[in-house]
Context: one part of a larger RNA
């Protein structure tokens, strides 16, 4: 000077408390450990690994295993020789890679393409993240971290940055051997909330016609769209205060940072990543490289994490009926119609999208039924028959119909999230993607609470000592 203390003082945070909903018990999904295996590829391991890399493992992916093959190689550059093609396509052998044979058009004309030869070399998801770059997590969106000059100290260093107030904030004020400055804070950026102007097509429809229908004429008001502005600044009033500021009020769509996002200081953890990529060194070179077929990554006594569905009547089932937002669409989204109980099929209008389509939102509301039961709850598991994608659904896809109808009656110790349009609950869309193991992830809207006395205690953090 720091760090630490079951030392002190002050302050903050869903940290506790007050509440609401969960997890921990059940079934299933998924990740991990362990075990097994020819292989179950690799990485991630308290918080900060475990629905994580993976925004898509049937082949491919794929890095793993078994078997079959290749050795200047699947890919790059350079030399020499040679052919006029190579490939597509067909036949034979084969699991395929591959090998042999057939085939015949066009481009091209001295530089391309193919083949052959030898060597320099290629190649490596092999090792080292404790050799590295880059990127990322975490403390933490916490309020801190420093510098110049001056002053003090023999010096390490101190001062400033402490103190008294105040703030979300080292935010600002007052004081002070300090005076200034930088990186952070805040603001500038995006978005939502109010109003105005401009512009009306594909959006809109008050007035006038018209229609089954904003359908058509028409309109430029409204909604909306998307460009530009206005608006909030403790500006005004009162109280307190030296001030900063705090409390209350007015006006206002919005009030004291208006809500949300982006934005992450100096640094910490030899934190993570050599498997995104790049890269030093080491290792490998008829193999630790490359191609192919099949298998594996999906195993299963068990243990843990994260989720989904439930255990029911604030509910289940049946019928009727209402209201979103945000997105995707050309090797695509696909309407009306017809066929099928259904998944789906036939067919194809329209749409390069405010025009067409995916696309009926669901919870809700109205009516009926069930009457507390392992049930008209719950849906695991299994049998049968199908649909679709795709060379191909056995290992190992999703979905449909009929049948089957397991555990489960609210969960021990313990433990998680959340302070408002939040929790809870309800559906919708998208990326990846042929299909999909998505109950995941990222967004979107609908309905919409309870509670906070307070800071003694638990956890984490900041300041002084």
């Nucleotide at each position: 000077u720091g760090a630490c203390g079951g030392g002190g003082c002050c302050c903050c945070g869903c940290a506790c408390a007050a509440g609401c909903a969960g997890u921990g018990g059940a079934g299933c999904a998924u990740g991990u450990g362990g075990u097994u295996u020819a292989a179950u590829u690799c990485g991630a391991c308290g918080c900060u690994a475990c629905g994580c890399g993976a925004a898509g493992a049937a082949c491919c992916u794929u890095a793993c295993c078994a078997g079959g093959a290749c050795u200047u190689g699947a890919c790059a550059u350079g030399g020499a020789a040679u052919u006029a093609a190579a490939g597509a396509c067909c036949c034979u052998a084969g699991a395929a890679a591959u090998a042999g044979g057939g085939g015949g058009a066009u481009a091209g004309u001295c530089a391309u393409a193919g083949u052959u030869c030898a060597c320099a070399c290629a190649g490596g998801u092999g090792g080292u993240g404790c050799a590295u770059g880059g990127u990322u997590g975490u403390c933490g969106u916490c309020a801190g971290c420093u510098c110049g000059u001056g002053u003090c100290g023999u010096g390490a260093g101190a001062u400033g940055u402490u103190a008294g107030g105040u703030u979300a904030a080292g935010u600002c004020c007052u004081g002070c051997a300090a005076c200034g400055a930088g990186c952070g804070c805040a603001a500038c950026c995006c978005u939502c909330g109010u109003c105005c102007u401009u512009a009306g097509u594909u959006a809109c429809c008050a007035u006038c016609a018209u229609u089954a229908a904003g359908u058509u004429g028409g309109g430029g008001a409204c909604u909306c769209u998307a460009a530009g502005g206005a608006g909030a600044c403790u500006g005004c009033c009162g109280a307190u205060g030296u001030a900063a500021a705090u409390c209350g009020g007015a006006g206002g769509a919005a009030g004291g940072u208006g809500g949300g996002g982006a934005u992450g200081a100096c640094g910490u953890c030899a934190a993570a990543u050599c498997a995104u990529c790049a890269u030093g060194c080491c290792c490998u070179u008829u193999a630790c490289g490359u191609c192919c077929u099949g298998g594996g990554c999906g195993a299963c006594a068990c243990a843990c994490g994260u989720g989904c569905u439930a255990c029911a009547a604030u509910g289940g089932c049946c019928g009727g009926u209402a209201c979103a937002g945000a997105g995707a669409g050309a090797a695509g989204c696909a309407a009306g119609a017809c066929c099928g109980c259904g998944a789906g099929g036939u067919g194809g209008a329209g749409c390069u999208a405010a025009u067409c389509c995916c696309a009926u939102a669901a919870a809700g509301c109205c009516g009926g039924u069930c009457u507390c039961a392992g049930u008209u709850c719950a849906g695991a598991u299994u049998g049968a028959a199908g649909u679709c994608u795709g060379c191909a659904a056995c290992u190992c896809g999703a979905c449909u119909u009929c049948a089957u109808g397991a555990a489960g009656u609210c969960g021990g110790a313990a433990u998680u999230g959340c302070u408002a349009g939040u929790a809870a609950u309800c559906g919708c869309a998208g990326a990846u993607c042929a299909g999909c193991c998505a109950u995941g992830c990222u967004g979107c809207g609908g309905u919409g609470a309870a509670u906070a006395c307070g800071u003694u205690c638990c956890c984490g953090g900041g300041g002084c000592u």
Predicted 3D model of a 465-nucleotide part of an RNA (small-subunit ribosomal RNA, 3' major domain) from an uncultured bacterium. The RNAcentral record of the full RNA draws on SILVA. Its mean pLDDT, the model's own confidence on a scale to 100, is 86. Its Rfam family is "Bacterial small subunit ribosomal RNA". Its family is annotated with structural constituent of ribosome and ribosome in the Gene Ontology.